[in-house]
A computed fold for a 72-nucleotide RNA from a Ktedonobacteraceae bacterium, annotated as transfer RNA. The source organism's lineage runs through Bacteria, Chloroflexota, Ktedonobacteria, Ktedonobacterales and Ktedonobacteraceae. The coordinates come from a structure-prediction model, not an experiment, and the mean pLDDT is 81. The RNAcentral record of the sequence draws on ENA. It matches the Rfam family "tRNA".
RNA sequence: GCCUACGUAGCUCAAUGGCAGAGCAGCGCACUCUUAAUGCGAUGGUUGGAGGUUCGACUCCUCUCGUGGGCA
Numbered sequence: 001g002c003c004u005a006c007g008u009a010g011c012u013c014a015a016u017g018g019c020a021g022a023g024c025a026g027c028g029c030a031c032u033c034u035u036a037a038u039g040c041g042a043u044g045g046u047u048g049g050a051g052g053u054u055c056g057a058c059u060c061c062u063c064u065c066g067u068g069g070g071c072a
Stems, first nucleotide, its partner, number of pairs: 001071007010024004018055001027041004048064005
């Protein structure tokens, strides 16, 4: 330099173009003599960035940034 995959909550990952979710972590409560474990609850997101298509974009298109892999 060329090709390709990925980027979503603190972490690991989902999500047919139609309400952005789960598990874990953290927080609160219950339970317990206390802690752990367990149960319940709430919180937590510029979906890497910019632009475009569309009534509507995490999803499609373009550019760009970052990470991994392959080729030279």